[in-house]
This is a predicted structure of a 72-nucleotide RNA (transfer RNA) from a Nanobdellota archaeon.
RNAcentral holds the sequence, with entries from ENA.
Rfam family: tRNA.
Taxonomically the source falls in Nanobdellota (Archaea, Nanobdellati).

RNA sequence: CCCCUGGUAGCUCAAUGGUAGAGCAUUCGGCUGUAGCCCGAAAGGUCGGCGGUUCGAAUCCGCCCCAGGGGA
Numbered sequence: 001c002c003c004c005u006g007g008u009a010g011c012u013c014a015a016u017g018g019u020a021g022a023g024c025a026u027u028c029g030g031c032u033g034u035a036g037c038c039c040g041a042a043a044g045g046u047c048g049g050c051g052g053u054u055c056g057a058a059u060c061c062g063c064c065c066c067a068g069g070g071g072a
Stems, first nucleotide, its partner, number of pairs: 001071007010024004018055001026042005048064005
């Protein structure tokens, strides 16, 4: 320098153009003599950044940043 993969909740990951979700964790409630397990609920997101396409972008396109891999 070139190519590929990835970046979404505190963590691990979904969502292939039409209201951003799950599990775990956290908080509250139920259960229990207490705690744990189990059950229910809540809170938690500039979707890596900036532009573009589109009626509409986490999703498509361009550039940049970060992490990993490959090549020269």